Record summary:
Small-subunit ribosomal RNA, 5' domain from Sphingomonadales bacterium EhC05, 473 nucleotides, folded computationally. It was read from a public genome assembly. The coordinates come from a structure-prediction model, not an experiment, and the mean pLDDT is 87. Its Rfam family is "Bacterial small subunit ribosomal RNA". Lineage of the source: Bacteria > Pseudomonadati > Pseudomonadota > Alphaproteobacteria > Sphingomonadales.
[in-house]
Context: one part of a larger RNA
């Protein structure tokens, strides 16, 4: 000098665009953040012009694995980059086929109970695109072949939407490898599923992934093992560059969801607002037993130098469901708060000498503040008042918002501070103080004439900021 997710002190007019718990992955009151489909199904309720319409607890389907948060863990194929073969992929696109015949239940509901509650037991009834059987069977699976084996679901407004098998694609995901990716040797040896083989199991899939047997290997000063620290990257800051530091916001990947473990469902999870077990904590209880998880958006307590509203809307973009109308969406778009940052604008312009008054200094003549003020002549950015009023939206639909913007009006009116003035370093005098009080980044000032302390006048610098502190280069 530059920079900052900054903080503190003094000060503070406006706008645009950004940014805003860096600390306790500490604990959380309250509300909301994932639903949707009646064009799959029975049933119930309401309305009815008796045509039908609407609503819904339940069964069923799809979604809830996305989106949003955080950085605990992780020094690792986690990430970055470049490759590989032994894989899966709901919805979507294209192609080829198929959609025949039957069956048994069950929730809801009824009745009877248990319990304080959460919840739950039994009896009886019923539907389906829920479940099951038979048939059909290749370009599918297994197999060298012969051959064996595997499916389906209907709905309605009659035009479609579905359903099943299969091939290819697209998208997404899993796995493996080369190279790169922090510090410590005051960590030198580490390893028994360990290293390899055979066989088997397991998986979507290669593989000690797991198991049985066999062999005794494997890694290491080119730093194994251990310890400490840390999410990685695109980037960001600085620098002429090389480099150094860093990884907030935005984007990609990873990991996590009170702590630890586990699987279920599913195309996909070992699942933030799912389940089970254990633990800590909090709450309810009739003491028998139950409920909970903000590292989602707001918000509270706590910690801290320090970080915002318990706001509006689905109008746009996007997502889920639905044939659609539409519903949901704290994603998102907006608004609110904060000079936290960057950028822009303003706080007036011209004229005005008796160089007014006052202040300060003075050699008492004067000098300076100073064209500064007053006065006169103008202007109206911003702010204020009134009127008009968008783009963002398409046939319709605008939270923002009567916002941005435009026009008119009145009136200099509504708007300047902060730090410094010994040298480095731009800017000097007086008074007070008297090694005191104090200053200070370094050198150093202060002990009676202090340009260095405190005040005043004057000056210098920056300016809605200025200065200090911290950190990086």
């Nucleotide at each position: 000098g530059a920079a900052c997710g900054a903080a503190c002190g003094c000060u503070g007019g406006c706008g645009g665009c950004a940014u805003g718990c860096u600390u306790a992955a500490c604990a959380c009151a309250u509300g909301c953040a994932a639903g949707u489909c009646g064009a799959a199904c029975g049933a119930g309720a309401u309305c009815u012009u008796c045509g039908g319409a609407u609503c819904u607890a339940g069964u069923g389907g799809c979604g809830c694995a996305c989106g949003g948060g955080u950085g605990c863990g992780u020094a690792a194929c986690g990430c970055g980059u470049g490759g590989g073969g032994a894989u899966c992929u709901a919805c979507c696109a294209a192609g080829g086929g198929g959609u025949g015949c039957g069956g048994a239940a069950u929730a809801a509901c009824u009745c009877a109970g248990a319990g304080a509650a959460a919840u739950u037991u039994g009896u009886g009834c019923u539907a389906a695109u829920a479940c099951c059987g038979c048939a059909u069977a290749a370009u599918g699976u297994c197999g060298c072949a012969a051959g064996a084996c595997c499916a389906a679901a209907g709905a309605u407004u009659u035009a479609u939407c579905g359903c099943c098998c299969u091939u290819u694609g697209a998208u997404g995901a899993a796995c493996c490898c080369g190279c790169g990716u922090a510090a410590g040797a005051u960590u030198a040896g580490c390893u028994u599923g360990u290293u390899g083989g055979u066989g088997a199991g397991g998986u979507a899939a290669a593989g000690g992934c797991u198991c049985a047997c066999c062999a005794a290997g494997g890694c290491g000063a080119c730093g194994a093992u251990c310890u400490u620290u840390a999410g990685c990257u695109g980037g960001u800051c600085u620098g002429a560059g090389a480099g150094g530091a860093u990884g907030a916001u935005c984007a990609g990947c990873c990991a996590c969801a009170c702590u630890g473990g586990g699987a279920c469902u599913g195309a996909g999870a070992c699942a933030c607002g799912g389940c089970c077990c254990a633990g800590a904590c909090u709450c309810c209880u009739a003491c028998g037993g139950g409920a909970g998880g903000c590292a989602g958006c707001a918000g509270u307590g706590g910690g801290g130098a320090a970080u915002a509203u318990u706001g509006g809307a689905c109008a746009a973009u996007g997502g889920g469901c639905g044939a659609a109308a539409g519903c949901c969406u704290g994603a998102u778009c907006c608004a609110g708060c904060a000079a936290u940052g960057c950028c822009g604008c303003g706080u007036g312009a011209g004229u005005g000498a008796u160089g007014a008054a006052g202040g300060c200094c003075u050699u008492a003549g004067g000098g300076u503040u100073g064209u500064a003020a007053a006065g006169c002549u103008c202007u109206u950015u911003u702010a204020c008042u009134a009127g008009g009023g968008a783009u963002g939206a398409u046939a319709a639909u605008g939270a923002c918002a009567g916002u941005a913007c435009c026009u008119a009006g009145a009136g200099a009116a509504u708007a300047a501070g902060c730090u410094c003035c010994g040298g480095c370093u731009a800017a000097c005098u007086c008074c007070g103080u008297g090694c005191c009080a104090g200053c200070a980044g370094c050198c150093g000032c202060g002990g009676u004439a202090a340009u260095a302390c405190g005040g005043a006048g004057g000056g210098a610098g920056c300016u809605a900021g200025c200065g200090u502190u911290g950190u990086u280069c």